Annotation: The RNA shown here (transfer RNA) has 74 nucleotides and comes from Trebonia sp. Model confidence (mean pLDDT): 81 of 100. It matches the Rfam family "tRNA". Rfam's curators write: Transfer RNA (tRNA) molecules are approximately 80 nucleotides in length. Rfam classes the family as a transfer RNA. Its family is annotated with triplet codon-amino acid adaptor activity in the Gene Ontology.
RNA sequence: GGCGAGAUAGCUCAGCAGGCCAGAGCGGCGCUCUCAUAAGGCGCAGGCCGUCAGUUCGAAUCUGACUCUCGCUA
Numbered sequence: 001g002g003c004g005a006g007a008u009a010g011c012u013c014a015g016c017a018g019g020c021c022a023g024a025g026c027g028g029c030g031c032u033c034u035c036a037u038a039a040g041g042c043g044c045a046g047g048c049c050g051u052c053a054g055u056u057c058g059a060a061u062c063u064g065a066c067u068c069u070c071g072c073u074a
Base pairs, nucleotide, nucleotide: 001073002072003071004070005069006068007067010026011025012024013023019057028044029043030042031041032040050066051065052064053063054062
């Protein structure tokens, strides 16, 4: 340099045939349970989906450029 995969909550990831409230587990906070702690149960907060454009009535999802990460290859 070429090719491919990826970037979504604090962490690990799903969602990616365009419209539905953007979700799960862990973690955090509150309540409950207990003599108490842990475990368990209930609830809450936390994201404008890497950045910028484009297409569209409508984009996390399609297209392009760029940034970063990983892999293959010369």